Annotation
Large-subunit ribosomal RNA, domain IV from Anaerostipes caccae, 329 nucleotides, folded computationally. Model confidence (mean pLDDT): 87 of 100. It matches the Rfam family "Bacterial large subunit ribosomal RNA". Gene Ontology terms of the family: ribosome and structural constituent of ribosome.
Context: one part of a larger RNA
RNA sequence: GUGUUGUUAAGGAACUCGGCAAAAUGACUCCGUAACUUCGGGAGAAGGAGUGCCAUAGCGAUAUGGCCGCAGAGAAUUGGCCCAAGCAACUGUUUAGCAAAAACACAGGUCUAUGCAAAACCGCAAGGUGAAGUAUAUGGGCUGACGCCUGCCCGGUGCUGGAAGGUUAAGGGGAGGGCUUAGCGCAUUAGCGCGAAGGUCUGAACUUAAGCCCCAGUAAACGGCGGCCGUAACUAUAACGGUCCUAAGGUAGCGAAAUUCCUUGUCGGGUAAGUUCCGACCCGCACGAAAGGCGUAAUGAUUUGGGCACUGUCUCAACAACACACCCG
Numbered sequence: 001g002u003g004u005u006g007u008u009a010a011g012g013a014a015c016u017c018g019g020c021a022a023a024a025u026g027a028c029u030c031c032g033u034a035a036c037u038u039c040g041g042g043a044g045a046a047g048g049a050g051u052g053c054c055a056u057a058g059c060g061a062u063a064u065g066g067c068c069g070c071a072g073a074g075a076a077u078u079g080g081c082c083c084a085a086g087c088a089a090c091u092g093u094u095u096a097g098c099a100a101a102a103a104c105a106c107a108g109g110u111c112u113a114u115g116c117a118a119a120a121c122c123g124c125a126a127g128g129u130g131a132a133g134u135a136u137a138u139g140g141g142c143u144g145a146c147g148c149c150u151g152c153c154c155g156g157u158g159c160u161g162g163a164a165g166g167u168u169a170a171g172g173g174g175a176g177g178g179c180u181u182a183g184c185g186c187a188u189u190a191g192c193g194c195g196a197a198g199g200u201c202u203g204a205a206c207u208u209a210a211g212c213c214c215c216a217g218u219a220a221a222c223g224g225c226g227g228c229c230g231u232a233a234c235u236a237u238a239a240c241g242g243u244c245c246u247a248a249g250g251u252a253g254c255g256a257a258a259u260u261c262c263u264u265g266u267c268g269g270g271u272a273a274g275u276u277c278c279g280a281c282c283c284g285c286a287c288g289a290a291a292g293g294c295g296u297a298a299u300g301a302u303u304u305g306g307g308c309a310c311u312g313u314c315u316c317a318a319c320a321a322c323a324c325a326c327c328c329g
Base pairs, nucleotide, nucleotide: 001324002323003322004321005320006319007318008317010315011314014313019310027051028050029049030048031047036041038145052067053066054065055064056063057062068072080308081307082306083305084304085303086302087300088299092104093103108143109142110141111140112139113138114137120129121128122127146295147294148293149292151225152224153223156222157221158218159217160216161215162214165213166212167211171207172206176202177201178200179199180198183194184193185192186191226244227243228242229241230240253287254284265281266280267279268278269277
């Protein structure tokens, strides 16, 4: 000097991003125990008191009397607590080796597919899972206990249904056309023209499915849910009116929020002093209803703010023991 452990005057979070770490609490018996609540909880709430040994009485719990110590759960082991808010209902699961969470899961809700040789999935197939099950079943998507609820839009995309019309493939069909030439005609030197049958190439009309166009439905399908101007007898504001556009213009609830840029918004509370926190306001840059909205008891090695207790976290450091480094021998 470093590490580990321990003790510390006075103060007691002044430390720090943050009480991180440490301290404190701790067992058993008795008393006592709030808001809130899904009536189960919350709860070991909180907050108090007691605890040894001996004698006597009693079956005993215990009662009475006495005794000792600084100290009687005499050592060790053995909850700190409270208030408020966010998120997630909960127990659970997860990044083996930087993340345990508000992420995942979950019971519950809802949509959708599937009538059994089921749908879905694996496999080229045989075959298998589903299931030795049968719609109170099985697969898939979303949401995520519970309570109150879940608004408007089907124009676009998707899906489902429809079939009148338009379009539409191969196939069918074969009008027509090309090539070839036995022959014929003209020329008669080369050649030119026509051209049956057959062969071959091509090929119009017409016929013809799903799909698409089309017509409906469907948002707990993918998704979307306006602008400008004026107006009330102070001012301000606009219940009201006008106008443009749209498929429809954001309802309830919540709101500077895990979402608010401006922003440390404004007001109130808490502090001597508060960019955080809590309660309100609403001007929501850019909340919003199963990518659910808003509440919510209980729960949480969760996040945030405050308080009590407690302390070497700090003011401000000191000392001790042990180990190591280092020095001397």
About this RNA: The full RNA is in RNAcentral, with records from ENA. Taxonomically the source falls in Anaerostipes (Bacteria, Bacillati, Bacillota, Lachnospiraceae).